Model confidence (mean pLDDT): 83 of 100. This is a predicted structure of a 1441-nucleotide RNA (small-subunit ribosomal RNA) from an uncultured organism. Its Rfam family is "Bacterial small subunit ribosomal RNA". Gene Ontology terms of the family: ribosome and structural constituent of ribosome. The sequence is in RNAcentral, with records from ENA and SILVA.
RNA sequence: GGCUCAGAAUGAACGUUGGCGGCGUGGAUUAGGCAUGCAAGUCGUGCGAGAAGCCCUCUUCGGAGGGUGGACAGCGGCGAAAGGGAGAGUAACGCGUGGAUACCAACCCCCAGGACCGGGAUAGCCGCGGGAAACCGCGGGUAAUACCGGAUAAUGUCUCCGGACCAAAGGUGUGAUUCCGCCUGGGGACGGGUCCGCGUCCUAUUAGCUUGUUGGUGAGGUAACGGCUCACCAAGGCGACGAUGGGUACCGGGUGUGAGAGCAUGGCCCGGCUCACUGGGACUGAGACACUGCCCAGACACCUACGGGUGGCUGCAGUCGAGAAUCUUCGGCAAUGGACGCAAGUCCGACCGAGCGACGCCGCGUGCGGGAUGAAGGCCUUCGGGUUGUAAACCGCUGUCAGAGGGGAGGAAAUCCUGUGGGGUUCUCUCCACAGGUUGACCUAUCCUCAGAGGAAGUACGGGCUAAGUUCGUGCCAGCAGCCGCGGUAAGACGAACCGUACAAACGUUAUUCGGAAUCACUGGGCUUAAAGGGUGCGUAGGCGGCCCUGCAAGUUGGGUGUGAAAGCCCUCGGCUCAACCGAGGAAUUGCGCCCAAAACUGCGGGGCUUGAGGGAGACAGAGGUGAGCGGAACUUAGGGUGGAGCGGUGAAAUGCGUUGAUAUCCUGAGGAACACCUGUAGCGAAAGCGGCUCACUGGGUCUCUUCUGACGCUGAGGCACGAAAGCUAGGGGAGCGAACGGGAUUAGAUACCCCGGUAGUCCUAGCUGUAAACGUUGAGCACUUGGUCGGAGAGUCCUCCAUAGCUUUCCGGUCGCAGCGAAAGUGAUAAGUGCUCCGCCUGGGGAGUAUGGUCGCAAGGCUGAAACUCAAAGGAAUUGACGGGGGCUCACACAAGCGGUGGAGGAUGUGGCUUAAUUCGAGGCUACGCGUAGAACCUUAUCCUGGGCUUGACAUGCACGGAUUAACCUCGUGAAAGCGAGGCGACGCCUUCGGGUGGAACGUGCACAGGUGCUGCAUGGCUGUCGUCAGCUCGUGUCGUGAGAUGUCGGGUUAAGUCCCUUAACGAGCGAAACCCUUGUCACUAGUUGCCAGCGAGUCAUGUCGGGUACUCUAAGGGGACUGCCACGGAUAACGUGGAGGGAGGUGGGGAUGACGUCAAGUCAGCAUGGCCUUUAUGUCCAGGGCGACACACGUGCUACAAUGGGCGGCACAAAGGGACGCGAAACCGCAAGGUGGAGCUAAUCUUCAAAGCUGCUCUCAGUUCGGAUCGCAGGCUGCAAUUCGCCUGCGUGAAGUUGGAAUCGCUAGUAAUCGCGGAUCAGCCUCGCCGCGGUGAUACGUUCUCGGGCCUUGUACACACCGCCCGUCACAUCACGAAAGUUGGUUAUACCCGAAGUCGACGGGCUAACCUUUGGAGGCAGGCGCCGAAGGUAUGAUU
Repeated sequence: GGCUCAGAAUGAACGUUGGCGGCGUGGAUUAGGCAUGCAAGUCGUGCGAGAAGCCCUCUUCGGAGGGUGGACAGCGGCGAAAGGGAGAGUAACGCGUGGAUACCAACCCCCAGGACCGGGAUAGCCGCGGGAAACCGCGGGUAAUACCGGAUAAUGUCUCCGGACCAAAGGUGUGAUUCCGCCUGGGGACGGGUCCGCGUCCUAUUAGCUUGUUGGUGAGGUAACGGCUCACCAAGGCGACGAUGGGUACCGGGUGUGAGAGCAUGGCCCGGCUCACUGGGACUGAGACACUGCCCAGACACCUACGGGUGGCUGCAGUCGAGAAUCUUCGGCAAUGGACGCAAGUCCGACCGAGCGACGCCGCGUGCGGGAUGAAGGCCUUCGGGUUGUAAACCGCUGUCAGAGGGGAGGAAAUCCUGUGGGGUUCUCUCCACAGGUUGACCUAUCCUCAGAGGAAGUACGGGCUAAGUUCGUGCCAGCAGCCGCGGUAAGACGAACCGUACAAACGUUAUUCGGAAUCACUGGGCUUAAAGGGUGCGUAGGCGGCCCUGCAAGUUGGGUGUGAAAGCCCUCGGCUCAACCGAGGAAUUGCGCCCAAAACUGCGGGGCUUGAGGGAGACAGAGGUGAGCGGAACUUAGGGUGGAGCGGUGAAAUGCGUUGAUAUCCUGAGGAACACCUGUAGCGAAAGCGGCUCACUGGGUCUCUUCUGACGCUGAGGCACGAAAGCUAGGGGAGCGAACGGGAUUAGAUACCCCGGUAGUCCUAGCUGUAAACGUUGAGCACUUGGUCGGAGAGUCCUCCAUAGCUUUCCGGUCGCAGCGAAAGUGAUAAGUGCUCCGCCUGGGGAGUAUGGUCGCAAGGCUGAAACUCAAAGGAAUUGACGGGGGCUCACACAAGCGGUGGAGGAUGUGGCUUAAUUCGAGGCUACGCGUAGAACCUUAUCCUGGGCUUGACAUGCACGGAUUAACCUCGUGAAAGCGAGGCGACGCCUUCGGGUGGAACGUGCACAGGUGCUGCAUGGCUGUCGUCAGCUCGUGUCGUGAGAUGUCGGGUUAAGUCCCUUAACGAGCGAAACCCUUGUCACUAGUUGCCAGCGAGUCAUGUCGGGUACUCUAAGGGGACUGCCACGGAUAACGUGGAGGGAGGUGGGGAUGACGUCAAGUCAGCAUGGCCUUUAUGUCCAGGGCGACACACGUGCUACAAUGGGCGGCACAAAGGGACGCGAAACCGCAAGGUGGAGCUAAUCUUCAAAGCUGCUCUCAGUUCGGAUCGCAGGCUGCAAUUCGCCUGCGUGAAGUUGGAAUCGCUAGUAAUCGCGGAUCAGCCUCGCCGCGGUGAUACGUUCUCGGGCCUUGUACACACCGCCCGUCACAUCACGAAAGUUGGUUAUACCCGAAGUCGACGGGCUAACCUUUGGAGGCAGGCGCCGAAGGUAUGAUU
């Protein structure tokens, strides 16, 4: 710093599940289309007429008349503009809030006044006609509360103040001044119209918009103001405080969330607005430009006889479509409310109810108590047990809800009728009280009875976040997942089971909002390095602004008042058993208006001040800028001289230059560019930047004086100017350097680094560009906050004066550091500290500073600047390691010096490979490969192969049964053996009544189980290898650090060593190092046989052979000795080092054992042990034979050699350490020999056993040999059941390769390398040339540059499975996203023009015409066509999506 989660919420949807009730709520998508029914009527007390039915009369029996009755329809009145639905449009005076008035107003209320006299029509009706229908026409006649004329006329209207003008209707009733209506005027109430202040989303990649536009005058129009409309006049009006355009959206009360501020939202309910198929228009009316009215246009649908008509569910139900998704074509006017009516009443899908949906909220239930042998079953298990779990069973009890039956309060009070009484002056009117009567669609509290625990629990989760784990299955598969991440054979993360956790008639998931997120930060963030300071300055608008006095009262503060609808939230009380829900009251509603008051602060007006700022005077420093001129060094070049073979260049070279004379050197000339030394963490400038000298012009700064002005200031969106290098245009110039380019090298390549050349450019003039790591990665200004020190430019002051130093002070430039700040690094008066003002900028990484649009530029390109998609990070600072072809110090047979090898040959052995029926398995750089194997002919030996057998088994333990059969032994058959089959013999302990009983071992049968060198060393123990006998690895306390960590363990010395000393915020300690242990080297003591033999004695050809001795050697047990102890020098007076003395040994004397924390998932399940898995007539076990020994080849290790430092033969000498009773085996004899015969001695310091190199003599004389010994043949020997595969040895014969080994590579520093032999383990024997030991003889190293490895300090790091790391780009294919693209197709919108419906208005009105006037006739009205405007439509040109 982003991502993610836990919370609350929803008009939800989906999955699984689903007992009951109450209260709510339910078409959010296609303002898509709709069948059917219903949703607005009512009044006969306004009017005429009057069907059916009933009654009466008459009758020609067809009917007619009268009465009653009142249907259907009509005229008329009121209503239909309400109620109900929806949110498409609208960014607007639409809404909200607060004001205003140029207005209207049916029904209702109050007040005042009035109602006289007349007239003409027309529906209905009757008749005729047209049409399919819808419907229409003509003729006749009729009424009114329909229409009209006259009268009356003010408190009304107009007015020139004289005057003029304007109304009415009746009904009921026997009866109306009185009841219901009618007319005029005034007032009220309710409702509405209009205007204004303020508030009300995103976008500048929309910056300019506007012609009735803005204002005026006049007129028209309206209920009313107004460009609302028209004529004329003026040229205005709006806009960065965002106009205009585009996108989106009904607004509010409220609702969700939140600590709040906010953010999101506007479903149900309430208020407002708007709409009613789409668009336009008016009529009627109090009110409409009218949801279920009218006209026109359009689309769609339906009917049709084709001529023409009809329709509008965004009312209630319902249907189709689309969609993840949203209900019944229900009942009733009983209540509330509305329309009409005098009223009764009628009508009302408003409403009240019911139905459907767990959609939401709330409540209840699915039982309660007892119950352990802790049952069975399940799961786990260390097999003991644990858990499920008092859970169940079982015993006792209860009866909510649901079920069945039966009662039943309430929602109902009115209206009206009848009666009684009373009031209103007499009424047909009205009020009150009482009594009786009348009204429930639907729901039902609650009560009683019945039966019986009976009918009623799920869902998600259990790796962390986050409450809750085990087993099995699976094996990077199947799958999970909100993020991190799980799964590759022991998965607490997948699937299942059991168990648990959470919630519960629900639980999860998805979507969305707020929260957490201080992650857009007003409350409440940042910008040195994490994202973020504009490259720099000047400056417009704006924002902010010094001290004092005074006025005003806009902001501000206090008080009052009006408003802030109801509902909701909150508080209190109350009603449903509680709650949800509902009722009442209060509070709140932070807002706006008005009034009063205050005057500190801000503001505004006025007056003053000097400290901010500026000016003046006098000094001073400077690579500040511009122009002109001048100078020397160097370089190149030209000419000339000297000179004569090279020069130049590099790591080394080559290209290049040079006998046509280079390089070198001297003289002269020319040219261009840059200015060495001075030069300095010195100076100047706003930044970019500025460096030879002189002159001219010119900007800024500092100090001092404190003379002037009087806040004139700071910052600065846009704007303007400056702005390195490169680049561009035009013209010059061009010495050197030098992109591109050419050549030479380097290299695997080298489009590079290196070298030789070289064009643009670099330079000048005039323009353009406008960017940089334009960086102090740190915007400007002001103020404040401990210090030290250095440099630059000034001034003042002290010492008698002058100068220097010192001190004080201003400005500029550095450095170290206090506090503070900071994630740390760091910063620290030049702040990144503390505050104020203004500007710019940031909001995860990538995509991308890209695309697109705009704009600037000649171009290159600059400025502005996204999204889709994608990731769970990217990033900063610091820490510990590791690493570096970084640095420093240092060690080691690491190199070097040297000796001997390997790599070449032969054969041996191990491995790979190949082969095979099988060639069992493991080990794999160093650290596998003479390794496991210290003995593969059988055995060993293995899931090695072939074949034959056994199945409780080759081996162990237990149980049951059998029975004395058996075990052991003997024999036979078969067989390769194992085995199978058969026969014989026939035991043992204890007790005994001698009949027997019983038991152990064994056998047979059966059950548990045995067995496995089968898998996993990546499940493990143990053991081992390696780094490495390298010097390291840690801890306690303290201290430092937010922390990881650091310090100690660093530094100076020293050591083999973190060995020791010194220093030291460290002081100590542990594991390692060292020491202790073994061995070897020296001495002494003790002991003296089997060892020894000096002296004494004996004996022998000879020998410690014997007596004896214990001195010596030796043996073996315990000791001494070596400690830098002593001396000298060096060192720091230390540690220690160098040299020396003494000493057998000298600085750890030599060797061994001993191996820190850890690393390599190093090795080993086949040494052993062991979890898990697998196997059980086999992967166990037995047997025979074969294989492990194969052989084109490759590698490792060791042996023998290639020869004369040698080979052969002869003679002579000297060890140590071991082994030996199923053994070592002497003498003697046999054999050429291996060996055999033999058997003394030996349980071993007693017996057994040769040393070889060496010394000496002879021979060989440099050759494939008298070197070398492979191979092969023959003949033998030994071991063993057995030497064919497949043993060793001997003799004779044979006599291969090989003449010192390419690249490369190994070991070793002293008794070591090299060389010589001896012994032992294993073992019947032996493939041993291996391994482990023993002694004999017995060599070279200057040193640390380099190679390998290690240690310490330091440095860089984008590494941390740690350089065998990390990581970049191209290419190929597939897919996704965005851009561009010839073109193509929709939507929206602007402008111009054409056509022009309905209709208002205007003007015409020759046609028609009841009321009025009237003699013809007229007034007025209507039809009709005309004009302006005008929807849809058309054409054209744009814009936008």